[in-house]
RNA sequence: CUCUUAUCCAGAGAGGUGGAGGGACUGGCCCGAUGAAACCCGGCAACCUGCGAUUCGCAAGGUGCUACUUCCUGCAAAAUGAUUCUAUUUUGAAAGAUAAGGA
Repeated sequence: CUCUUAUCCAGAGAGGUGGAGGGACUGGCCCGAUGAAACCCGGCAACCUGCGAUUCGCAAGGUGCUACUUCCUGCAAAAUGAUUCUAUUUUGAAAGAUAAGGA
C1' cells in the first nucleotide's frame, strides 16, 4: 500500500509543555488566545490478549480512543408534506475510522 471480516447513537481531564490551527475529503455547521494541532501525564475499554465465568464480569499487556451520532451531508430507494424547484423522515449503499486476519 492492498484484500477479507466485524464494529461505528456507549465511555473517557477545570493537568503540564506548546503556540494557530482543527473537526479525513465536498458543501454546511461548528470548535479555537476564556488557548487549536502536536507531545507528556491522566483517563476510557472497541478489537486482540489474560483471568473468572456463560454470552457476562474483571485486568489494562498490544493496537486504539479521549468536543459535536463517523458533527451533519454527498449516491439510490421508499414514505409524508407541497405541486416549479424543493423540504423532512426512514432504509440501504458509497466514502472514512479502528481492530483482527491474509497477500

Predicted 3D model of a 103-nucleotide RNA (SAM riboswitch aptamer (S box leader)) from Bacillus safensis. The organism belongs to Bacillus, within Bacteria. Rfam family: SAM riboswitch aptamer (S box leader). Rfam links the family to the GO term regulation of gene expression.